[in-house]
RNA sequence: CGAGCCGACCGGGCGGUCGCGUCGGGCUCUUCGAGAUUUCUCGGAGUCCCCGUCGAGGAAAGUCCGGGCUCCACAGGGCAGGGUGGUUGCUAACGGCAACCCGGGGUGACCCGCGGGACAGUGCCACAGAGAACAGACCGCCAGCGUUGCGACGCUGGUAAGGGUGAAACGGUGGUGUAAGAGACCACCAGCGUCCCGGGUGAUCGGGACGGCUCGGUAAACCCCACCCGGAGCAAGGUCGAGAAGGGUCGGUGCGCCGGCCCGCGCAGGCGUUCGAGGGCGGCCCGCCCGAGCCUGCGGGUGGACCGCUGGAGCUUGUCGGCAACGGCAGGCCGAGAUGGAUGGCCGCCGGCUCGGACCCUCUGGCCCGAGCCACAGGACCCGGCUUACAGGUCGACUCGUCCG
Numbered sequence: 001c002g003a004g005c006c007g008a009c010c011g012g013g014c015g016g017u018c019g020c021g022u023c024g025g026g027c028u029c030u031u032c033g034a035g036a037u038u039u040c041u042c043g044g045a046g047u048c049c050c051c052g053u054c055g056a057g058g059a060a061a062g063u064c065c066g067g068g069c070u071c072c073a074c075a076g077g078g079c080a081g082g083g084u085g086g087u088u089g090c091u092a093a094c095g096g097c098a099a100c101c102c103g104g105g106g107u108g109a110c111c112c113g114c115g116g117g118a119c120a121g122u123g124c125c126a127c128a129g130a131g132a133a134c135a136g137a138c139c140g141c142c143a144g145c146g147u148u149g150c151g152a153c154g155c156u157g158g159u160a161a162g163g164g165u166g167a168a169a170c171g172g173u174g175g176u177g178u179a180a181g182a183g184a185c186c187a188c189c190a191g192c193g194u195c196c197c198g199g200g201u202g203a204u205c206g207g208g209a210c211g212g213c214u215c216g217g218u219a220a221a222c223c224c225c226a227c228c229c230g231g232a233g234c235a236a237g238g239u240c241g242a243g244a245a246g247g248g249u250c251g252g253u254g255c256g257c258c259g260g261c262c263c264g265c266g267c268a269g270g271c272g273u274u275c276g277a278g279g280g281c282g283g284c285c286c287g288c289c290c291g292a293g294c295c296u297g298c299g300g301g302u303g304g305a306c307c308g309c310u311g312g313a314g315c316u317u318g319u320c321g322g323c324a325a326c327g328g329c330a331g332g333c334c335g336a337g338a339u340g341g342a343u344g345g346c347c348g349c350c351g352g353c354u355c356g357g358a359c360c361c362u363c364u365g366g367c368c369c370g371a372g373c374c375a376c377a378g379g380a381c382c383c384g385g386c387u388u389a390c391a392g393g394u395c396g397a398c399u400c401g402u403c404c405g
Stems, first nucleotide, its partner, number of pairs: 001401004006396005012350007020055002023052004029046007057376001061387002064385005069233004076286004081229005086100005101115001102113004116224002121222002123218003138163002140159008171189006190214001192211008237307004246263007265299007278290004314333008351374007359366002
């Protein structure tokens, strides 16, 4: 200098002007309640105006996982269903994260893995090929017999070392042996099994001894094994208010009615009240528990205010432990809380990128002018992850190649 691989961060800045929402304060006006008694004090609500504070994301997206929180349930048994799948740690937990092991890819930094089981069973492996799982003789090789035109052919038996087919052919190399061969036997190697030693928390790694000699692949096919699994969800769930055809009660009354408080939708039909309607326990069955009202149709009323709603498994600095994820200790900080739903518009300058042109020359560098462009994208209870999208820019570690010293 070039190429690559991994990680982290930023993602427009400044000024002016007009305009938004929360919260706090001030002030004007209106209104309600209580007190006071001559228009005042206190408290609440609302409007205008002023001041101040704060005001989106790394993914707010997807809704794929795990939780906090809320409500219902918790008595169990069985079946079915779903999730995960190397080991050890981290975490509130997870299908997440960290480190490592094994397998595969790459010269390498690094990357990938639906990573338990094929000796529980079933299925599949097209075509080609003799034969695709306890398979197989197409071409071959050997022996015997027969024929012969002397080139060779036919039959019987043996054979799986050689060749061929295929993605894959029932270990590999070398030898002994044989009629020709073959783990038939031998040496070495790979694999498998048993036992022993060593490293490691472990998955596993290394070594040794013995041995039948060698008993495909596929489970992101069905399946088997191990472990795990209440439901619903902020439109959860609460508080207040209002109202309905009517009823009860108290008070007033001009006997028409008015006011306060309380209960409370109306009609029809069906089932039921301990011989149990209906409901609950993720689906189903058994079983258990609650239970006096429940279900259907038609009609009426309300659909408003407030809470939940932001101080958290929170962020951050230092230090200690740990390879790391992360954890302990000490200190500091508080960064939307909307509800038809806020943070925007305009102008100017700067910055960055792309393209074009001119000049310099100190190299792919410097400088000027012009044009165009400036990513993905916006909460709605909150948090930990994963996945997807992203113009451009900055920083760091490492690998390979080339050159120079």
Overview: Predicted 3D model of a 405-nucleotide RNA (Bacterial RNase P class A) from a Jatrophihabitantaceae bacterium. Rfam family: Bacterial RNase P class A. Rfam's curators write: Ribonuclease P (RNase P) is a ubiquitous endoribonuclease, found in archaea, bacteria and eukarya as well as chloroplasts and mitochondria. Gene Ontology terms of the family: dimeric ribonuclease P complex, ribonuclease P activity and tRNA processing. By type it is a ribozyme. The model forms 97% of the base pairs in the Rfam consensus. A source record names the gene rnpB.